[in-house]
Context: one part of a larger RNA
RNA sequence: GAGUAACGAUAAAGGAGGUGAAAAACCUCCUCGCCGAAAGCCCAAGGUUUCCUGCGCAACGCUAGUCGGCGCAGGGUUAGUCGGCCCCUAAGGUGAGGCCGAAAGGCGUAGUCGAUGGGAAGCAGGUUAAUAUUCCUGCACCGGUCAUAACUGCGAUGGGGGGACGAAGAAGGCUAGGUGAUCCGGGUGUCGGAUAUCCCGGUUUAAGCGUGUAGGAAGUACUCUUUGGUAAAUCCGGGAGUACAUAAUUCCGAGACGUGAUGACGAGUUCCCACGGGAGCGAAGUCACUGAUGCCAUACUUCCUAGAAAAGCCUCUAAGCUUCAGGUUGUGACCGACCGUACCGGAAACCGACACAGGUGGGCAGGGUGAGAAUCCCAAGGCGCUU
Numbered sequence: 001g002a003g004u005a006a007c008g009a010u011a012a013a014g015g016a017g018g019u020g021a022a023a024a025a026c027c028u029c030c031u032c033g034c035c036g037a038a039a040g041c042c043c044a045a046g047g048u049u050u051c052c053u054g055c056g057c058a059a060c061g062c063u064a065g066u067c068g069g070c071g072c073a074g075g076g077u078u079a080g081u082c083g084g085c086c087c088c089u090a091a092g093g094u095g096a097g098g099c100c101g102a103a104a105g106g107c108g109u110a111g112u113c114g115a116u117g118g119g120a121a122g123c124a125g126g127u128u129a130a131u132a133u134u135c136c137u138g139c140a141c142c143g144g145u146c147a148u149a150a151c152u153g154c155g156a157u158g159g160g161g162g163g164a165c166g167a168a169g170a171a172g173g174c175u176a177g178g179u180g181a182u183c184c185g186g187g188u189g190u191c192g193g194a195u196a197u198c199c200c201g202g203u204u205u206a207a208g209c210g211u212g213u214a215g216g217a218a219g220u221a222c223u224c225u226u227u228g229g230u231a232a233a234u235c236c237g238g239g240a241g242u243a244c245a246u247a248a249u250u251c252c253g254a255g256a257c258g259u260g261a262u263g264a265c266g267a268g269u270u271c272c273c274a275c276g277g278g279a280g281c282g283a284a285g286u287c288a289c290u291g292a293u294g295c296c297a298u299a300c301u302u303c304c305u306a307g308a309a310a311a312g313c314c315u316c317u318a319a320g321c322u323u324c325a326g327g328u329u330g331u332g333a334c335c336g337a338c339c340g341u342a343c344c345g346g347a348a349a350c351c352g353a354c355a356c357a358g359g360u361g362g363g364c365a366g367g368g369u370g371a372g373a374a375u376c377c378c379a380a381g382g383c384g385c386u387u
Base pairs, nucleotide, nucleotide: 013031014030015029016028017027018026032384033383034382035381040364041363042362043361046344047343050342051075052074053073054072055071056070060068061067080141081140082340083339084338086119087118088117092113093112094111098107099106100105122139123138124137125136126135142336143335144334145333146332147331148330149329150328151327152326153321154320158316159315160314161313166303167302168301169300172296173295174294177290178289179288180287181286183202184201185200186199187198188196204264205263208259209258210257215252216251217250218249219244220243221242222241223240224239225238226237228236229235265285268281269280270279271278272277304307350359351358366378367377368376
């Protein structure tokens, strides 16, 4: 220079009370304003205690601070079903033997590892200062082991089926959600009118189990035969015949209905209270319209560029075992380990040296206006961006 620039989005504050040495900024209440396909809610990545409570204010916070993602201390993350681990494989990695190379090493078969994919099973309500599909309550489900009863050809690393898949498009059937009415509870006015066709609030409930619908797919069943599926086969495939085929049968299949639920929740109301809260009771709980980008659907139609693999699963036999073992079905008992789980997560907690106007994958998607996830205004919820 200079008490100058700046104090990091122009979404906005005002009042009252409290605490305190001190309050524009902390706490409580009232009013106002802003976002609302977000500036709300839930996951993944990443962070790693930042979460909750008590006590503090040197430093950190672009000001103050009684406050804090700051300091100190204590507390907090509960799983057979969520995710991982596990079983399976993809790209890719590794790689016994093997091939190549002067060495280092390179390639690569079997194998093995490797999810961003395939594979068993949980919902609703309640609860904590802080966790919950994990705790509690209620109602479920799956796998394994053992026992038991009945029936019984069982058996794999092998064969077959299945798993099993593209893009675009259209129509249909539904549901979530929404809206209105009904029903239930309450109210009758601070200023003229308003007991009414008035106003306010509520009208919520899952998985599972039963039934097997709208609809979709396949010719189906039996007998005989057989160069195939590296051996075998009753399985699959090929061939022949019979019966039925505008059908039947089998499989898939949302939703609805019933049950779950004489339960839970529930406007409100009663009692207690250290005024933070706690304990009880509890009405109605129906119908119609609308309606998804969600479900049926890996369906259907069309097209050409012709759209993973393997295991679980079903089935067939081989060796073998056939008084056993094993298998199927029913019932019962027991078992289900380990790791993650707090909190932030379009951000002051991640990546940007910062409490940085930048960047950051997925899901949810209310009302009015509207073609709409645009726009503007609002709900739930969250904020007024730390001078």